The part of an RNA shown here (large-subunit ribosomal RNA, domain VI) has 257 nucleotides and comes from an Alphaproteobacteria bacterium. Taxonomically the source falls in Alphaproteobacteria (Bacteria, Pseudomonadati, Pseudomonadota). Its Rfam family is "Bacterial large subunit ribosomal RNA". The prediction has a mean pLDDT of 84.

Context: one part of a larger RNA
RNA sequence: UGUAAGGAAAUUUGAGAGGAGCUGUUCUUAGUACGAGAGGACCGGAAUGGACAUACCUCUGGUGUAUCUGUUGUCACGCCAGUGGCAUCGCAGAGUAGCUAUGUAUGGACGGGAUAACCGCUGAAAGCAUCUAAGCGGGAAGCCUCCCUCAAAACUAGAUUUCCCUAUGAAGGCUGUGGUAGACUACCACUUUGAUAGGCAGGGUGUGGAAGCACGGUAACGUGUGUAGCUAACCUGUACUAAUCGCCUCAUUGACU
Repeated sequence: UGUAAGGAAAUUUGAGAGGAGCUGUUCUUAGUACGAGAGGACCGGAAUGGACAUACCUCUGGUGUAUCUGUUGUCACGCCAGUGGCAUCGCAGAGUAGCUAUGUAUGGACGGGAUAACCGCUGAAAGCAUCUAAGCGGGAAGCCUCCCUCAAAACUAGAUUUCCCUAUGAAGGCUGUGGUAGACUACCACUUUGAUAGGCAGGGUGUGGAAGCACGGUAACGUGUGUAGCUAACCUGUACUAAUCGCCUCAUUGACU
């Protein structure tokens, strides 16, 4: 820009395109059929793996320079105590959310159709025979479907539902608060008729027993107060703060070509 000659929102059909398509071992049938024996099945049923693919983070782990703790050197807060800065995050031990695999879950299927090689039925030409000439069947991990994803610029441009025509502003955008999104854009949530982000409250999780005080010990230190103190990205709630005010596009019943 186009797509019924108004606009908006949502839900869809599926022409077409893409993805997937793998396979081992064990048990059973059955030590059966077969075979003198040695050996040893087809067909069918079940279990469990490998590699691959997709999704996810409950578990197991990893990371986790915004959480907690221990600790070395040095500097600072006048000193003690308690803290802070720097030293690869100073080093070390753990670890929330998120992201992750080596973790978890799922998948290849079943079925239908037309066939290949091949196997057949009926059957003449050619009184026989012949799967073929007319006619009718079976038959593959392959083909078309079935399964998953995208998909109406599929220009034959599809379908359905709802809303609006209000300048007293439909609808969308800008601005603003943000993230389930993200290079930018876009997308998604919200904008006081509000839980969008921050703050705050409660909870969870993590760390691992705070400071102060008391007691014990010459002291280092230990014990009690006390599952203590602190706690990021998590959960629930709460308008305290900021989403204020505003601006733009565009529509007046859809004319002619």